Transfer RNA from a Bacteriovoracia bacterium, 72 nucleotides, folded computationally. Its mean pLDDT, the model's own confidence on a scale to 100, is 83. The sequence was found in a public genome assembly. It matches the Rfam family "tRNA". By type it is a transfer RNA. Gene Ontology term of the family: triplet codon-amino acid adaptor activity.
RNA sequence: GCGGUCAUAGCUCAGUGGGAGAGCACCUGCCCGACACGCAGGGGGUCCCUGGUUCAAUCCCAGGUGGCCGCA
Numbered sequence: 001g002c003g004g005u006c007a008u009a010g011c012u013c014a015g016u017g018g019g020a021g022a023g024c025a026c027c028u029g030c031c032c033g034a035c036a037c038g039c040a041g042g043g044g045g046u047c048c049c050u051g052g053u054u055c056a057a058u059c060c061c062a063g064g065u066g067g068c069c070g071c072a
Stems, first nucleotide, its partner, number of pairs: 001071007010024004018055001026042005048064005
């Protein structure tokens, strides 16, 4: 320098055009003498950035940034 792949909640990840989600973690209540477990409920997101397509973009397209892998 070229190509591929990844970027979504604190962490690990799903979601592939119209509702932003799961597990764990966190908070509150119940339970207990207390803690843990368990049960019920709750908070938390500019979906990496910019632009484009579209009635509508986490999703499609282009460029950029960063991580990983390969080729030279």